[in-house]
Molecule: transfer RNA
Organism: Gaiellaceae bacterium
């Protein structure tokens, strides 16, 4: 070339087309004589770009990186 999977907070995963959720990390605060545990509370995410829809992480297309497979 050519097919096929995958891309969601700092990291690891979830999410029948209807409020994007858990863990572990961070930041504040409570408990402590301090730390560590442990409670509470707060910030952070859907790779980019169009399309479908009343509504898109979902469904499509395109393009860009990752892996796998033919050549």
């Nucleotide at each position: 070339g050519c097919g096929g999977g995958c891309g969601u907070g700092g990291u690891g995963a979830a999410a029948c087309g209807g409020c994007a959720u858990c863990a572990c990390g961070a930041g504040a605060g409570g408990c402590u004589u301090c730390c560590a545990u442990c409670c509470u509370c707060u910030a952070a995410u859907u790779a980019c770009g169009g399309g479908u829809u009343c509504a898109a992480u979902u469904c499509c297309c395109g393009u860009c990186g990752c892996c796998c497979g033919c050549u």